Predicted 3D model of a 338-nucleotide part of an RNA (large-subunit ribosomal RNA, domain IV) from a marine sediment metagenome. The RNAcentral record of the full RNA draws on MGnify. The prediction has a mean pLDDT of 84.
[in-house]
Context: one part of a larger RNA
RNA sequence: ACCAACCAAGGGAAUUCGGCAAAUUGGCCCUGUAGCUUCGGCUGAAGGGGUGUCUAUCUUUGUGGCCUUCAGAAAUGUUGGCUGCAUAGGUAGAUCUCAGUAACAAGGACGGCCCGACUGUUUACCAAAAACGUAGCCACGUGCUAAUCCGAAAGGACUCGUACACGUGGUGAGACCUGCCCAGUGGUGGUGUCUGAAACUCCUUUUCAAGGGAGCUAAGGCCCAUCAAACGGCGGGGGUAACUAUGACCCUCUUAAGGUAGCGUAAUGCCUUGUCGUCUGAAUGGCGACGUGCAUGAAUGGUUUAACGAGGUUGUCACUGUCCCUGGUUGGAGCCUU
Repeated sequence: ACCAACCAAGGGAAUUCGGCAAAUUGGCCCUGUAGCUUCGGCUGAAGGGGUGUCUAUCUUUGUGGCCUUCAGAAAUGUUGGCUGCAUAGGUAGAUCUCAGUAACAAGGACGGCCCGACUGUUUACCAAAAACGUAGCCACGUGCUAAUCCGAAAGGACUCGUACACGUGGUGAGACCUGCCCAGUGGUGGUGUCUGAAACUCCUUUUCAAGGGAGCUAAGGCCCAUCAAACGGCGGGGGUAACUAUGACCCUCUUAAGGUAGCGUAAUGCCUUGUCGUCUGAAUGGCGACGUGCAUGAAUGGUUUAACGAGGUUGUCACUGUCCCUGGUUGGAGCCUU
């Protein structure tokens, strides 16, 4: 020097990517509790006080003894009082220690924001999460010898269920909502002068065979509708108001339609450490705004949301050997000797 514990004056996060680690808090009783809220809750919010032992007194509960009232023939039951022991609590006083949940055990607290509603599940052995699931919502299929699935079949699962059911897919509690586009891809429905194979019918190289030709025709195609909580998509240029700037307004090209409500420098913004405000002595940080958003946007869900989270991020208080700045103690390992 190392490992595991413990202590540390003054300062108190100056350490560090980051309070990582450690410390603080801790049980029970009393008091008290902002704001938010889905009125259930967050809540043990926060914060404050008490806690041992002895004595006195009052009460609780249990149990024993004695006397007594009433009923009864008695046994016995019942009423009241006195007293012993134990038990648990209240009040008051006293007393000891640095310290009374004296050891063990035993929440640090409070804000802002992001994500996911929640309990749950997951990469046995580097990831526990914002990933998966979930209730709820939506669409589609399916009338029962159902659809779907397993099997070559027999047969089986769903199911000894029956549309308030079962299967498949998407979204993901709740609240407020979910705009426009069917041109492309796909689904569903329809129709016919069209197209459309084999079989079949007819014709045919003098007969047979093989071949050739024509006719008829299903699905499908073409065509016509419809469907976006189907896959998906949701523009550009020029001009214009009596300061300037901006552009409610106008013109034009173009598309299937040109992004609505919201949200927005975002887990999404290149430029970017955007600009303004605020928190700091100081912030590529946090939060609140702003918005032509390189390249947001509505069940590929949009926005918000109490509660919840070994989730992410950023503050405040308390606390501390994280640090200033190291030192010491105990045990082990190690070193030396054997």